[in-house]
Molecule: c-di-GMP-I riboswitch aptamer
Organism: soil metagenome
């Protein structure tokens, strides 16, 4: 030096969520990538379950890529 959780304001979305203000609860990959798993939302079905089909979470783990500066 670098990201930004909540709430709280403006806007998109049936939703999960998302983007931009504002804010720091945290983060040494909290840069990017749904390939597995999880967990949510829509729809669907033989419905307290199924996990088909279509999204969401990369700040849930795994994986995969790539990566400034100093100083020891």
């Nucleotide at each position: 030096g670098g990201c930004a959780a909540a709430a709280c304001c403006g806007g998109g979305g049936c939703g999960a969520c998302c983007c931009g203000g504002c804010g720091a609860c945290g983060c040494a990959a909290a840069g990017c990538c749904u390939c597995c798993g999880g967990u949510c939302u829509g729809c669907g079905g033989u419905a307290u379950c199924c996990g088909g089909c279509a999204g969401a979470u990369a700040g849930c783990g795994g994986g995969g890529u790539u990566g400034c500066c100093g100083a020891a």